[in-house]
RNA sequence: GGGCGGGUAGCUCAGUUGGUAGAGCGGCGCCCUUACAAGGCGAUGGUCGGAGGUUCGAGUCCUCUCCUGCCCA
Repeated sequence: GGGCGGGUAGCUCAGUUGGUAGAGCGGCGCCCUUACAAGGCGAUGGUCGGAGGUUCGAGUCCUCUCCUGCCCA
């Protein structure tokens, strides 16, 4: 330099045909316990890597770009 993949909650990851962004774990509050763990209940938590474009509407499509993994040179 070229090709392919990944970037979505604190972490690990889903997200179908473009139509209200989710799960598990963690953290927080309450219950339970002498206490802790486990368990139960509840609430919280997101510039969907960044910018632009298409569209009534974009995590999803297009362009540019950043980071990262693998392969080739």
Predicted 3D model of a 73-nucleotide RNA (transfer RNA) from a Pseudomonadota bacterium. Model confidence (mean pLDDT): 82 of 100. It was read from a public genome assembly. Its Rfam family is "tRNA". About the family: Transfer RNA (tRNA) molecules are approximately 80 nucleotides in length. It is annotated as a transfer RNA. The organism belongs to Pseudomonadota, within Bacteria.